[in-house]
RNA sequence: AGAGUUUGAUCAUGGCUCAGAAUGAACGCUGGCGGCGUGGUUAAGACAUGCAAGUCGAACGGGAUUUGCUGAGGACAAGGCUUCGGCUGAGUUUUCGGCAAUGAGAGUGGCGAACGGGUGCGUAACACGUGAAGAACCUGCCCUUAUGUGGGGGACAGCCUGCCGAAAGGUGGAUUAAUACCGCAUGUGGUCCUUUCCCGCCUGGGAAGGGUACUAAAGCCGGGGACCUUCGGGCCUGGCGCAUAAGGAGGGCUUCGCGGCCUAUCAGCUUGUUGGUGAGGUAAUGGCUUACCAAGGCCAAGACGGGUAGCUGGUCUGAGAGGAUGAUCAGUUAUAUUGGAACUGAGACACGGUCCAGACACCUACGGGUGGCAGCAGUUUCGAAUCAUUCACAAUGGGCGAAAGCCUGAUGGUGUAACGCCGCGUGGGGGAUGACGGUCUUCGGAUUGUAAACCCCUGUCACCAGGGACUAACCGGCGGAGGUUAACAGCCUUUGUCCUGAAUUAAUCUGGAGAGGAAGGAGUGGCUAACUCUGUGCCAGCAGCCGCGGUAAUACAGAGACUCCAAGCGUUAUUCGGAUUCACUGGGCGUAAAGGGUGCGUAGGCGGCCGCAUGUGUCAGGUGUGAAAGCUCCGGGCUUAACCCGGAAAUUGCAUUUGAAACUAUGCGGCUGGAGUGUUGGAGAGGGAAGCGGAAUUCUCGGUGUAGCGGUGAAAUGCGUAGAUAUCGAGAGGAACACCAAAGGCGAAGGCAGCUUCCUGGACAACAACUGACGCUCAUGCACGAAAGCGUGGGUAGCGAAAGGGAUUAGAUACCCCUGUAGUCCACGCCCUAAACGUUGCACACUAGGUGUUGGCGGAUUCGACCCCGUCAGCGCCUGAGCUAACGCGUUAAGUGUGCCGCCUGAGGACUACGGCCGCAAGGCUAAAACUCAAAGGAAUUGACGGGGGCCCGCACAGGCGGUGGAGCAUGUGGCUUAAUUCGAUGCAACGCGAAGAACCUUACCUGGCCUUGACAUGCUCUGGACUGGACGUGAAAGCGUCCUUUCCUUCGGGAUUGGUGUACAGGUGCUGCAUGGCUGUCGUCAGCUCGUGUCGUGAGAUGUUCGGUUAAGUCCGGCAACGAGCGUAAUUUCUGUUCCUAGUUGCCAGCGCGUAAUGGCGGGGACUCUAGGGAGACAAACCUGUUUUGCAGGUGGGAAGGUGGGGAUGACGUCAAGUCAGUAUGGCCCUUACGGCCAGGGCUGCACACGUGCUACAAUGCCCGGCACAGAGGGAAGCGAAACCGCGAGGUGAAGCAAAUCCCUAAAACCGGGCUCAGUUCGGAUCGGAGUCUGCAACUCGACUCCGUGAAGCCGGAAUCGCUAGUAAUGCUGCAUCAGCUACGGCAGCGUGAAUACGUUCCCGGGCCUUGUACACACCGCCCGUCACGUCACGAAAGCCGGUUUUGCCCGAAGUGCGUGAGUUAACCCGCAAGGGAGACAGCGCCCGAAGAUGAGACUGGUGAUUGGGACGAAGUCGUAACAAGGUAACCGUA
Repeated sequence: AGAGUUUGAUCAUGGCUCAGAAUGAACGCUGGCGGCGUGGUUAAGACAUGCAAGUCGAACGGGAUUUGCUGAGGACAAGGCUUCGGCUGAGUUUUCGGCAAUGAGAGUGGCGAACGGGUGCGUAACACGUGAAGAACCUGCCCUUAUGUGGGGGACAGCCUGCCGAAAGGUGGAUUAAUACCGCAUGUGGUCCUUUCCCGCCUGGGAAGGGUACUAAAGCCGGGGACCUUCGGGCCUGGCGCAUAAGGAGGGCUUCGCGGCCUAUCAGCUUGUUGGUGAGGUAAUGGCUUACCAAGGCCAAGACGGGUAGCUGGUCUGAGAGGAUGAUCAGUUAUAUUGGAACUGAGACACGGUCCAGACACCUACGGGUGGCAGCAGUUUCGAAUCAUUCACAAUGGGCGAAAGCCUGAUGGUGUAACGCCGCGUGGGGGAUGACGGUCUUCGGAUUGUAAACCCCUGUCACCAGGGACUAACCGGCGGAGGUUAACAGCCUUUGUCCUGAAUUAAUCUGGAGAGGAAGGAGUGGCUAACUCUGUGCCAGCAGCCGCGGUAAUACAGAGACUCCAAGCGUUAUUCGGAUUCACUGGGCGUAAAGGGUGCGUAGGCGGCCGCAUGUGUCAGGUGUGAAAGCUCCGGGCUUAACCCGGAAAUUGCAUUUGAAACUAUGCGGCUGGAGUGUUGGAGAGGGAAGCGGAAUUCUCGGUGUAGCGGUGAAAUGCGUAGAUAUCGAGAGGAACACCAAAGGCGAAGGCAGCUUCCUGGACAACAACUGACGCUCAUGCACGAAAGCGUGGGUAGCGAAAGGGAUUAGAUACCCCUGUAGUCCACGCCCUAAACGUUGCACACUAGGUGUUGGCGGAUUCGACCCCGUCAGCGCCUGAGCUAACGCGUUAAGUGUGCCGCCUGAGGACUACGGCCGCAAGGCUAAAACUCAAAGGAAUUGACGGGGGCCCGCACAGGCGGUGGAGCAUGUGGCUUAAUUCGAUGCAACGCGAAGAACCUUACCUGGCCUUGACAUGCUCUGGACUGGACGUGAAAGCGUCCUUUCCUUCGGGAUUGGUGUACAGGUGCUGCAUGGCUGUCGUCAGCUCGUGUCGUGAGAUGUUCGGUUAAGUCCGGCAACGAGCGUAAUUUCUGUUCCUAGUUGCCAGCGCGUAAUGGCGGGGACUCUAGGGAGACAAACCUGUUUUGCAGGUGGGAAGGUGGGGAUGACGUCAAGUCAGUAUGGCCCUUACGGCCAGGGCUGCACACGUGCUACAAUGCCCGGCACAGAGGGAAGCGAAACCGCGAGGUGAAGCAAAUCCCUAAAACCGGGCUCAGUUCGGAUCGGAGUCUGCAACUCGACUCCGUGAAGCCGGAAUCGCUAGUAAUGCUGCAUCAGCUACGGCAGCGUGAAUACGUUCCCGGGCCUUGUACACACCGCCCGUCACGUCACGAAAGCCGGUUUUGCCCGAAGUGCGUGAGUUAACCCGCAAGGGAGACAGCGCCCGAAGAUGAGACUGGUGAUUGGGACGAAGUCGUAACAAGGUAACCGUA
């Protein structure tokens, strides 16, 4: 940093997709270790169990329990004494006490519980962030300062006891303490009143003074020498408390500026609403609440409503600007089962408090109660998905306490999960005959691969054994020192020492053993690094996009190899990026999406010149703030890193302050250039109204006149003998205004056209008098707005939707024709849309020109004008720079800039649905989504195509000649048939084609009989001596059997040869011509197809190759940004036509000679013909004419030949997946006692039929008979075969000659004579009968030929169609290949005789060049539209039905605050001796408010819904043919 994908290719537009990074992730496969982090994103669903907030005995009463001492009593009792009755009795045990210690549970009281911890439902808000303000406030604990802490009183818990209740709990009685509660005193102070002063920012703030006003407290714990004492203490002293006040720190509350989501298909909202006054309330301002008064307040800079959402530091991404996000950590906020409410308190309207209501769950004795994990674990449900019912308070922090300490699921640890980041390991070195195995293979080898084995080492991690830190500092105890103090108590400070570890079975170190325990995942067609084999066969499957798969798949699946990452790798989801694809940085709008149909104009935005002031924006500096963490940089600590620590920087912001004054803004003053006014003037289809006019159409009347008119491609419907059309005259009526007229004029646009008059708008020019920025643009708004359409009333000539009829057509609800109603016209009122287009918003300024035209003015000139010059305002054309993707635009910009408005963001769905507004309706304006696709679209390029154009060519048409199509036969094909009718070829370019020859063979097909290393090749193993030859049996043969005979060489090993056996293999006309080579056909012997360099173009490409001529030709010439070149053309080559030279046998014979009945038969000859080698000749060369004096064409002569002389061979780049695997070759697949091989017979010849190619004819230019003449080219040895003889003949006998210019095979038509005389014939010869000949093993299926007889169709051929332009067509004969023979009438070649016609290029077909249009590129056999039918999907409408949210009226009204009442209750204070009364308080009751609830009516929003509507999609459905070419009626827009 880009890439893939629209096209045949290109550029640009534009979407889709990919590569990157990230995550609280999940899923698949896999999984060794450690460190550091992270872990219910869904159901703010429901929760079992345990724990998460207590603490203080130095505030208080009280004290279970235990222990010690002690007193009394009881019981037992060793021992002693004993009178044996008993006594005493250590001791044990027990009961009741006292003292002391201990101190559980509960209680009063204090502090805490408002922190910490969780969650993100709600909230669009001063909730948050940031910066200010509080002169309108509060603040427990903490710190500082000052002062004080006096003296009294009455209760209530607990405890004890009675009662009720299942329980929870409740209710009485008695008794009691306090730092609990209540009076009184004092007043440093505070509050209030008042005086003075100072200050400020509106209300106000501060200080000082005075006052008869009001106002506080609580004690507890230590230590102690005098003195006092009721022996408790006082007193002194220390500490902790308490009270008042002031200040501080930290915290909170309130207010304000600014900032941060979507929606206008939410445009109006609001009644405590906005403000004021009084009152209430609060810590405090305030409609916060209330009474009264006023009628305000908010809103397009988005009120109100709806949807969504905690906000921020930050996090992810990005170059940045931005975008997305708000887990963990930190700040803040809201919330605690749902809703409401207050109490306590410094602080709550309170997660583990209270009350009420609802839902849910649990207990219950049915009366009633209890509960709240969004604390930590854990359960269940949900979900793709998220951990242990762990250890410890050792550390850090918090609460309480004087402290020890207690509590702490905060926190510190451990566990679990590859969830993430980071680190480490799974070994290192050597090791080649490159082992085995695997894979591939061209079979040679290559690769896996130094990889392994093997050798030598090491020891990280894990494992075993042993040692072993840091985190610990405190507090406290015991000593020392200092301070306080009267004091060596006590307390405070400091110092030495001792004590305190959950993690810890750890970090780390040492030793030991052994390479031992430790590698996978994805990918390999392109993007994107990495390729082969096998299987599969549009199947199975893959796929992020493009797309792979239909028999050779680097794309599926497996394998091998390779690539990339690595304890992970992939996939999915989401975010940013790439995407400059919402564009601030940084986009566009003529044609790709996109300029509003047009104007006026409001808000808004922007705005001329000069001066002064201010200092809004702006700029610079300072100050405050911008929490910490994070990011960045530097440094440091864990072995490193992740991680952590310290510092710096940054935090681009906000506020404030000091300056500056160019620009901006504001104020003031001026100016005239922008803008406007004025005067004069001319131009104009500008608008409105009224009047008038002529031409034409139609109609009516009348005249003339007669048979048609009209209409079309052609017709018909229609009109007309009742007199049309035509023509003349008169009249009626409506609509539109020829010529002028134009690239012309006017208007904002739509639009405006006969003439005249009236009313009226605007523009322009000249003048330069006036105003003095008055300007530009314009959301909303207002007005105008073609045609069609609508309403009411008129009007209606022509035209003319609908409708009717006639044609056309397969159909024709169309195009064409005949009629014809609305409408078109007028008035008034609506509608408001158009391809309303210059597809180009308005205004201003600037930037080269040329030319035409309209209107005005000026100059010059003229008698006057025109022409001419200049200038202003318009309307056009061409072009430069510049711009543009290109096309193009180009002073009338799409150039360069400024200002303002409108609009666009892939295509379809959709100029649609729903909603809203407008409309009488039709409908208009505004305007989505689901879903589907990977494109849709623009410009240009090359082709192809056109029922587009131009030019040209071709037996292409035309002009001719002869055919085919009709008949019979031959032959090929299709079809049918068959056991088989083998296979291939199928428009031209298959069909007398492969096949230059199917009776057997051929032969590939069928039936049957046989063979299995094979009919054929090579190698190996074993065996034999043959092989061969002969004979026999069986059989249709092949084959199967039997018998006889029996090698060579030798170094004696064996070898050669050959039969058999076995094995590798042979063999296949089996498949694929769409895997191929080669060859061939075709366009087409058409004139084309390309390249190098240069140039043009962003590019595909163009140029060259186009153009003007010309040619058979891209043949040549000229011109030209081209210059050259190649393959084609031509030429070269071959035959033929003329001639020369050379040569002269087998050819020839003029002259000479011989000879014959005759013949070059012979001698000779080379003259001629001829043969076959080499030359010459023709090149538009010469002349004339035309033309651009080139090229070429026309003509003339010469010449054997004249314009490539005639014919052949020769076939460019390419097209048709054209043909051929059956000619051969060949990859792959398939068969292997058969899909191979042999044999016999059959078939390829089959016949209702159709087609192609031919032959013979239909006759007189003929047929028959007789006579008679003239070729060329070929062939010949298993051959050609003469003469002679036989046969009517096919042929037979025969044998000369000839391996050939020697011998043999060889002409017919023509010509001459005769006959036939138009007839199914003396034409025609099919068919059939008979008899033969020849070839061949063999003519039945199934040969050819001959003779005799028979004598069919056919009398020139429908639609249609073929060949041919000169030695051609036509016609006649001959030869050859194949071949035993032949189906040959075919093919190939040869010669004889030998025409007609071409005006010409309009048309048909094919082709070439140029040009044009294109939505085609598989290229018109293209593309493509709509209905219908079927299937799938999403959406709309719909009688209704069911929810959610919300508003509002009324009802009911819990708890609770407030207010009122309070005859009931009542310790503290007051009066009173007391009784009692008072003050105060409470219960109860009432009122306002008030959650949930009930009910009525709406609004918004969702689900569902018979049926219905269109839409999208779906290899091969139906009907047509709308569009793309002039698409066959040009297309398209609006409307009916």